Source information:
This is a predicted structure of a 354-nucleotide RNA (Bacterial RNase P class A) from a marine sediment metagenome. The RNAcentral record of the sequence draws on MGnify. Rfam family: Bacterial RNase P class A. By type it is a ribozyme. Its family is annotated with dimeric ribonuclease P complex, tRNA processing and ribonuclease P activity in the Gene Ontology.

[in-house]
């Protein structure tokens, strides 16, 4: 000077007016269970937005419904251990690539259980392929003869193409070829370290048979009821609307007439339940600091703190002053996580160059 990794803050100080909760004082007032609740004015003190509050993209917690158990379908995750309430998250390892490095970054099970796809070029694209090339040993036909033609072999060498069915050499052949052999490599089997992915192998065997694709169908191996704080809970008006029981010598239909019934009316009680209100609502897998176990994620233990609760929704304005002139951005049930956006500062650790 240049990285890279992990925490941390999010303009400051002061004044003055204001908003939402809480806590307490005094005065009035109601209730009654007579010293507590509420309700209203007037005082006093605190406390009031984030690291993502945001995307609703994952998984818990609470809630209601539903559920004997199991299995099909459906959808999810997917290298191994662990962590945790759980996750798709986090540590750690193990493969792979990326950088000189500290580190970083991977949907990283299985295509020898089946089926299925692959534009262009190419002769050929997966139980391979003769286009040029390269042979002429063997047959056959011509020719006196070199040799020429059929019939044929050939994956060495050339083209194609992202990919052409292991690489090097020697042998060996008519040219050739795991056709033999050495090495190297790769498979399967052992061993050996490791809980496991996996590595490692002076070990046996296998001439090598098995190209890609599963965010292609599909096996496997594990998970997963459904809706969501507008969840649920209590109270509860009416000139609203429902039942039951009583009242009548009451009106009106039915009916020839009475009794019945139906319907309007009174009274009493009982229960859904809309306005409306009131709960849920922040004490919680919280936070902090000490220490114990663990490489760490993470846990145990002792001690301390309480740190927004709104419903048309509070957190804001104006002044002074000083700086580096202040980014994305705003709770709405609560937690853990991811992913996006975001100016600028601090601290620790560690790398690379000079």
């Nucleotide at each position: 000077g240049a990285g890279u990794c992990g925490g941390c803050c999010c303009g400051g100080u002061a004044a003055u007016c204001g908003c939402c909760g809480c806590c307490u004082g005094a005065u009035a007032u109601u209730g009654c269970u007579u010293g507590c609740a509420g309700u209203a004015u007037c005082g006093g003190g605190g406390g009031g937005a984030g690291g993502a509050a945001a995307g609703u993209c994952c998984g818990g917690g609470c809630u209601c419904c539903a559920u004997a158990g199991g299995g099909c379908a459906g959808g999810g995750u997917g290298c191994c251990a662990g962590g945790u309430a759980a996750c798709g998250c986090c540590u750690g390892g193990g493969c792979g690539g990326c950088g000189u490095g500290a580190g970083c970054c991977g949907a990283c099970g299985a295509c020898c259980a089946g089926u299925g796809c692959a534009g262009c070029a190419g002769a050929g694209a997966g139980u391979a392929g003769a286009c040029c090339g390269c042979c002429u040993a063997a047959g056959c036909g011509c020719g006196c003869a070199a040799g020429c033609g059929c019939c044929g072999g050939u994956a060495a060498g050339g083209g194609u193409g992202a990919a052409a069915g292991g690489g090097u050499g020697c042998g060996g052949u008519a040219a050739g070829a795991g056709c033999g052999c050495a090495c190297c490599g790769c498979g399967c089997a052992g061993c050996u370290g490791g809980c496991a992915a996996c590595a490692g192998u002076u070990u046996g065997u296998g001439g090598c048979a098995u190209g890609g694709u599963a965010a292609a169908c599909u096996c496997c191996a594990c998970c997963c009821g459904g809706a969501g704080c507008a969840a649920g809970a209590c109270c509860a008006a009416a000139u609203a609307g429902g039942g039951u029981u009583c009242c009548u010598u009451g009106g009106c239909g039915u009916g020839g007439c009475c009794c019945g019934c139906g319907u309007c009316g009174g009274a009493a009680c009982c229960g859904g339940g809309u306005a409306g209100g009131u709960u849920g609502c922040u004490u919680g897998a919280g936070c902090c600091a000490a220490u114990g176990a663990g490489c760490g994620a993470u846990u145990g233990u002792u001690g301390g703190c309480c740190u927004a609760g709104a419903u048309g929704a509070a957190u804001g304005a104006u002044u002074a002053c000083c700086c580096a002139c202040g980014a994305c951005a705003g709770a709405a049930c609560c937690c853990g996580g991811c992913u996006u956006a975001c100016a600028g500062g601090c601290c620790g650790a560690c790398u690379c160059c000079a």